Context: one part of a larger RNA
Parts: sequence; structure tokens; C1' cells
RNA sequence: GCCUACGAGUUACUCCUCACUAGCGAGGUUAAGUUUUUAAGAAACGUAGCCGAAGCGAAAGCGAGUCUGAAUAGGGCGUUAAGUUAGUGGGGGUAGACGCGAAACCGUGUGAUCUACCCAUGGCCAGGUUGAAGUGUCGGUAAAACGACAUGGAGGACCGAACCCGUUGACGUUGAAAAGUCUUGGGAUGAGCUGUGGGUAGGGGUGAAAGGCCAAUCAAACUCGGAAAUAGCUCGUACUCCCCGAAAUGCAUUUAGGUGCAGCCUCAUUAAAGUGUCAUAGAGGUAAAGCUACUGAUUAGGCUAGGGGGCUUCACCGCCUACCAACCCUUGAUAAACUCUGAAUGCUAUGACAUGAUUAAUGGGAGUGAGGGCGCGGGUGCUAAGGUCCGCGUCCGAGAGGGAAAGAACCCGGACCAUCAGCUAAGGUCCCCAAAUAUAUGCUAAGUUGACCAAACGUGGUCCGGCUGCUAAGACAGCUAGGAUGUUGGCUUGGAAGCAGCCAUUCAUUUAAAGAGUGCGUAACAGCUCACUAGUCGAGCGGCUGGGCGUGGAUAAUAAACGGGCAUAAGCAUAUUACCGAAGCUAUGGAUUGUCCGCCUUUGGCGGAGAGUGGUAGGGGAGCAUUCCAAGGGCGUAGAAGAUGAACUGCGAGGUUUGUUGGAGCGCUUGGAAAAGCAAAUGUAGGC
Repeated sequence: GCCUACGAGUUACUCCUCACUAGCGAGGUUAAGUUUUUAAGAAACGUAGCCGAAGCGAAAGCGAGUCUGAAUAGGGCGUUAAGUUAGUGGGGGUAGACGCGAAACCGUGUGAUCUACCCAUGGCCAGGUUGAAGUGUCGGUAAAACGACAUGGAGGACCGAACCCGUUGACGUUGAAAAGUCUUGGGAUGAGCUGUGGGUAGGGGUGAAAGGCCAAUCAAACUCGGAAAUAGCUCGUACUCCCCGAAAUGCAUUUAGGUGCAGCCUCAUUAAAGUGUCAUAGAGGUAAAGCUACUGAUUAGGCUAGGGGGCUUCACCGCCUACCAACCCUUGAUAAACUCUGAAUGCUAUGACAUGAUUAAUGGGAGUGAGGGCGCGGGUGCUAAGGUCCGCGUCCGAGAGGGAAAGAACCCGGACCAUCAGCUAAGGUCCCCAAAUAUAUGCUAAGUUGACCAAACGUGGUCCGGCUGCUAAGACAGCUAGGAUGUUGGCUUGGAAGCAGCCAUUCAUUUAAAGAGUGCGUAACAGCUCACUAGUCGAGCGGCUGGGCGUGGAUAAUAAACGGGCAUAAGCAUAUUACCGAAGCUAUGGAUUGUCCGCCUUUGGCGGAGAGUGGUAGGGGAGCAUUCCAAGGGCGUAGAAGAUGAACUGCGAGGUUUGUUGGAGCGCUUGGAAAAGCAAAUGUAGGC
């Protein structure tokens, strides 16, 4: 992991409540018990008690009223609706209460054969090294001290086996082993190691102290019991079909992943509303707008109080000011907590029209109370977030199908079933891949683009407009030639000659034309060139501005973002016509649920019309299967149950018939009762 078996809303109660069924009914009903009788069990008696028929008040008490109160007022609770007994079912309560699951707490006991420490009594430590004290001899001294050599054999001394330990590395890691093996290492006469017997016990022991150890268990051992502790937590919770179908919100909570009440769902009963459009009448201060209409904030100028600075003065006056600046005037602009104004929507009421059960109340049963994405109006944040918090809507949640390559919520569209029928939506029509290599006219050259994202700012890329200038009296570009004279203008300067700088009637002459000079250049000149002019050439050439498509800007981690091929359109823009395309719509047949109509004598059945039939939590309805019981009626050695194939049948759970096997019991109908249905619980047991 698979298979088989087992495995979770049960049972009890003089308990509460609601629905249905039945009896009796202003009443209903017996309990214990007694008697009779029986196969189980029933029948009669039994009125003790309980519920109801009257309430209010703390009570005395009064009573369709009563309490409060001075009150005859007002207010509170009542009066004006029939209950009760039993059965079944839906919920609740008390019990383990749908099942499994703690860590823990408490009580009685069992443990020191492991290990910690202690007590008693025994045992063990190859070999080698060092050479303390003391002693002796000699030297030495006045005597000592002291020195040398011997002797001696001390030490938590040294090296190193047994023994004890466990430092390093590798292996081992479903191991040879629930802690080892190999290597390397520490101690090895000591606070040493070890045998045997004994002691200390669970909030206790023991501890050279690590919260260590106390039998592979220790921040409180193990065993049994209280005990099915408790678990607002996790997981699991078993057959079918049909109808309806949520919520993730508000308030409160030692409350925030729980719960109570309300909201939203369902079922029953009762009632008669509900919704949309238009019209009319209202309330309101949002969007917008506005501000010499207030409150605040605010640009520029004018006028000019007040202040600063300067001048003057002994002082007072006085004067000036591209300093600050109130009021006022002109001008520009601003506000969630500004408003002289002021919509659209939305809301309330009434009426008309349309629609038709969509609405409300009461009662039974719930679930939900973690929501999320998108669009719009906002707060917060960085006008950040797949952020967060509100409001309006929508979808996902609980929604399948088609499109977007692939995708919860984006676009289209809401799946009762069947069909090898048709039409469309979004989106598409070269191939993958159903349908146009469609038509017409342009644009793009960047693979831009081809379904999501690039900006400010650049761009003589290219296409199309608008306005305007020059041009056969020859434009624009190119080429040839000229581009001069007074004069080196004056000033300045060492120099200044068109060209460092300043000044200016930047003037005049010759000219086809030529600036007291456009730019290089020189120390200053020189030199090159431009404006300007002529010739040559022979047809368009400039400036401003608007739009389309491009281009640079353009940087992210594997090569890789048209879905791919591919494509010069199969890209972009405009217009048009066909076609494809979904569970949408239609066609044909069928099933089922409400509503209405008709027929059949009714529960019900048949026919017709029209409307429905996605669905999680959840509510309601109808059924199938298993085991047993009662009654009835059956089958079976001429072959029961079970097993294994086949055919038929029911929307389905399922059922029927039959072949083979099997070898003795088993269905059916109507009722009743449940140990009554398994895929999941790291489910339990067995097998593989």
C1' cells in the first nucleotide's frame, strides 16, 4: 500500500417545547397497589397526585381585575383564543451523550539485581625508572655547621601491560550492537579498581552539581484505581432520488479561530400584500461651483495707517525709503472638519398603469458570524502593495460550458436527460485548429507589431494636411570670376591696419556688386573666407505649423514573454460581406416539481396550457437495502442459502430470470423493532 471483518447522533427520564395521529372535552388522566384471567399479555377496580378552567401583589389581601399611588389620574401585569392523556417524530435539559485523542492532577502500592552515595567484609595492580628523609664512613671544625662517597627506599613521583576510563578520526546509522568496532589517547600505590552482603523511595532519595542518576523511562519513576478526567482544539462520521437554498454582517462578550441576540436560509400555518415605470408633493447640503457671502489659507500691483532704517534737530516738528505691512481698490487662485449657491442618483408619501405570489407575521429546524477578486466613490499608505479599512454593484465562495496558450472571481453565458440536427455570443477564419491565404484603400521596415508595461525628453526615418516666401525678368544647390577706393576711420595702445577694447551722421566714392566688415588667422601686417554681384546650369526650392506609423531613451540574474510553426502580412488603420464558434437559443423525444383548467365519486389518476428543474453549509419530502419479530400465504435433495458468469428491468439506491458450482435451508405480502448501509479517522485486527 491493497483486500476482508469491525468502526461513530445511541439509551434512560411522572423533565421541557413544537408538529402530526388518536381518545375524551371545561374538563383530561391515573401512580403505587388489589382482583380476575392468559401462551405473550390483557381487563376491571384504585381519584393519592398532576395539568387546565383567574389573575395581580413582597405580603396581608382583593378579584375580571389587581399593584403602585392622595387619586376616580397615568402606568405595569392580566381579562376578551380549550385543554388534557397517550403514541410517533423534530429540537432542548440532565446523564460519558456522535466517535477516537491529551499534556496533566489525586490516591493505594512496587522498585537501589541498572545507576548515585554510604556501611561491613574480602580481592587485585607484569616489568622498568627516579632516588626524599634517616643512617654509616671519610673530609672538615675548638666543637658544630658544611661537603663527598656509600647505604637507604619516600612519593595523590616517572615510563608502561593487566585493570579502569572514553580524547581524536573513520566506519556503523532498516547497525554485528536501542551507544558498538578499529585507530589514537588518559589514569595505572591511589580522592585507585573490583567481588559479596546490606542501607537511603517519588515533591522523596542520592548527587566532587550535569537538573545528573533512581531497572533502555526523570524539571518529579513505575503499577493499578478516581476515569469514558477535561479538550471553546484537530481528525473522522457510512444507501438513493426529488424541492428550496445561505453566511463570512451589526451589537455585546476576560471577547476576538468560541458564544448570545438580531440579519440572511428552510418547513408549517395565517394574512394580503410586494415590485417596476410615470406623474405629483416632500426632506436633505454630496459632486460641481463660488468666495468684496462668512471662517481660514493665498499671487501680483495700487493707495496708504502702523512699524523698521536713514537725514535733520538741544528738543518738538519735519523729509526720504526697489525694508515689513493692516484696511480699501484692481487682479489670480484655494479648503474633509468654509458655503451666497447647488445637481444627478438614492429615500418617503399619494395616484395611475404594468406584473403576479415575488411580500409580511407567528411557530419548528438550521447553518453562518476567518471571506475574497474586479469596477466605481473615499479614508490610511508613497493617489506603493495580490496592502489595509468603509460604501455601492458584480462574480467566485456554492457555478459546470466557450474565449483569454495555460489561470477561482477578466469577456460571453447560468449545465433536468438523450440526439452523428440547426442558429448565434464572446472570440476567431495560413498550419497546429472548426471557419476568408476574403474584398477595397492606405500606412509601417522597426520583426516595431502580432491580446498585459514602458515615460519625460530627443529624432532632416517616412507618409498626409494647413499657412507662407522665392522662382523661366532663371529660383535653390554646385562650379567659374569679382569681392574694390578715401582708409592703417577716430580713440586707445609698445602695437590695434575690417576682425583685444571704446566711439560713431558705421560716412562717402567707383561700381554688376562689395559691411568702416561673418568666421578662421598674424606680435602687428600678410593670407583664407563670408555677406553681396555677374556668368554657367535649367525646374522647382525654402520657412512655420498639425496629424499617422516608426526610432533613441530601454539595465536582472539557465537560452526563452507573438502559445509554436511561420509570416513582408498571417502586422497596423478604416469600411464591407460570408463563415466557424458554447451545456446559450431552436428542433425532436423523454423524466420530474409547483400553478391553472377539464374529466374520472374521493386519498389519487389521466389529459391540456404555461412556468420551472447548477448548487457547499443547511432545511424539507419520497424511497432502496440489511438483521430480527408477528400474522398471512409460499419455495426447497426433481437442489435452499452462498459463490461465480449472462440477459432483462428501475431516474437511482436496487430488483428479476437463468447457466455453472454448492449441498440444506430460504424468500414474498402487510405491520413492527433496530448492534441498520464505510473510502478516508498517521482508524482496530488478520492476510498478502